[in-house]
RNA sequence: GGCUGAAUCCUGAUAUUUUUGUUCAGGAACGGGGGAUUUCUUUGGGGUGAAUAGGAUGUGGCAAUGCAGCUGAAUCCUUAGGGCGAACUCUCAGUCCGAAUCCGUCAACUAACCUCGUAAGCUGCGAGAGGA
Numbered sequence: 001g002g003c004u005g006a007a008u009c010c011u012g013a014u015a016u017u018u019u020u021g022u023u024c025a026g027g028a029a030c031g032g033g034g035g036a037u038u039u040c041u042u043u044g045g046g047g048u049g050a051a052u053a054g055g056a057u058g059u060g061g062c063a064a065u066g067c068a069g070c071u072g073a074a075u076c077c078u079u080a081g082g083g084c085g086a087a088c089u090c091u092c093a094g095u096c097c098g099a100a101u102c103c104g105u106c107a108a109c110u111a112a113c114c115u116c117g118u119a120a121g122c123u124g125c126g127a128g129a130g131g132a
Stems, first nucleotide, its partner, number of pairs: 001123004008028006029118006039108001045103004053078005060071003081097004088130005
């Protein structure tokens, strides 16, 4: 300096020899949830997120003892969808992700209103066009 993501900025106080850093309070901004009427919907699930769906193989377990079957760790392939590709936008070469987790029988949308979060993790420099 740049990237994923809402996850940034400002003010005051505080800790500190001073600055940065800590902690607290407040404000702005961004993001999520709950929540009428009307409308919609059809009943066990729902939320955040791109993260869905399918196939192969099949440790182990169940069942059977004739054939067949049920379940399923781990791994691989593909895929809805998502990201990077560096001044910006678009296109391309190329490249990656396609997870995780929360609520706890409850939630469609939803004005007013209520409420929560502001983390974590990484790191590039190939091409063309356009506008400024």